[in-house]
RNA sequence: AGAGCAGGACAGAUGAUCGCUGCUUCGCAUAUUUGCGAGGGAGAGGAAAGUCCGGGCUCCACAGGACAGGAUGCUGGAUAACGUCCAGUCCCGGUGACGGGAAGGAAAGUGCAACAGAAAGUAAACCGCCCCCGGAAUGAUCCGGGAGUAAGGGUGAAACGGCGAGGUAAGAGCUCACCAGUCCCAUCGGUGACGAUGGGAGCUAUGUAAACCCCAUCCGGAGCAAGACCAAAUAAGGGGAGUUUGAGGGUGGUCCGCCCGAGUCCCCGGGUAGGUUGCUUGAGCUUGAUGGUAACAUCAAGCCUAGAUGAAUGAUCAUCGUCCCUGAUCCCAUCAGGGAAACAGAACCCGGCUUACGGCCUGCUCUAAUA
Repeated sequence: AGAGCAGGACAGAUGAUCGCUGCUUCGCAUAUUUGCGAGGGAGAGGAAAGUCCGGGCUCCACAGGACAGGAUGCUGGAUAACGUCCAGUCCCGGUGACGGGAAGGAAAGUGCAACAGAAAGUAAACCGCCCCCGGAAUGAUCCGGGAGUAAGGGUGAAACGGCGAGGUAAGAGCUCACCAGUCCCAUCGGUGACGAUGGGAGCUAUGUAAACCCCAUCCGGAGCAAGACCAAAUAAGGGGAGUUUGAGGGUGGUCCGCCCGAGUCCCCGGGUAGGUUGCUUGAGCUUGAUGGUAACAUCAAGCCUAGAUGAAUGAUCAUCGUCCCUGAUCCCAUCAGGGAAACAGAACCCGGCUUACGGCCUGCUCUAAUA
């Protein structure tokens, strides 16, 4: 210098002016919860997103168990819980830093294995090899039929271990040595997955379970439009008043009076519109100590940090900071002018995952060159 790998913090800062949404103090009014004025203080994120997992909370259901259905699937740990995280094991990829794994069971059962190929699993004889019989030929050999053979060729992603020797008509784990693999046993290390070493067995067992399936573990349903409260209107339902001893209505400031008048009125109840609550103090945040490799846990001190509802959180200006471009003094540096700054907007809360996205910093790897 080029090409990469892993991780971290940030998401411009300060001030002024004008607005928006809550909170709060004071004053005035209203007269009891509102309005107005002045002041103070607060006001999006690392993903607030997708709504894909897990939990809190709420209501409904529920004696217990089973089926169905779904999810998960190496080991140990963390956690409220998880499909998440941490630390490992094994396998795979990369020269490497490092990355990835839905990683139980195929010697329970069933299914499937395209094309090619003779044959795709209690497999299979196309070519080839070998033997026998018959025929032709002096013969080598050729033709036909039968039997054997998985060593060689060929097909395929995959053809029932590899390799050497013995053996055989030719061959074959048919036999043997070594190697690989499977299963069983023992010893050692490890909590464990597993690793190391030794011995034995039968000779060898195809792949596929994000195919059905089997095994193990877990899972009741719906969601803040949950739920609770207040309550105009309206229907059902319940209670009461009232019938000439006049309920109620009209007139009217009120009473009397006058007029109408039983097809009525009042109360409860109910819960639509609307409002309040749930609602932001929480598995909370910051700092420190201790334990732990770590995820994380415990303790101490300090802090309060949006709560809107057709939905606030904005705009403008100035200065400074970062980066880029142009010009000036020879480069560094400085000055002047101009420009740029991503993805994106809370809606009950929290832990994750995934996706989108800007520049900055740190550590590490490989290659090349120079010292």
Notes: Predicted 3D model of a 371-nucleotide RNA (Bacterial RNase P class A) from a Desulfatiglandales bacterium. Lineage of the source: Bacteria > Pseudomonadati > Thermodesulfobacteriota > Desulfobacteria > Desulfatiglandales. It matches the Rfam family "Bacterial RNase P class A". From the family's description: Ribonuclease P (RNase P) is a ubiquitous endoribonuclease, found in archaea, bacteria and eukarya as well as chloroplasts and mitochondria. Its best characterised activity is the generation of mature 5'-ends of tRNAs by cleaving the 5'-leader elements of precursor-tRNAs. Cellular RNase Ps are ribonucleoproteins. RNA from bacterial RNase Ps retains its catalytic activity in the absence of the protein subunit, i.e. it is a ribozyme.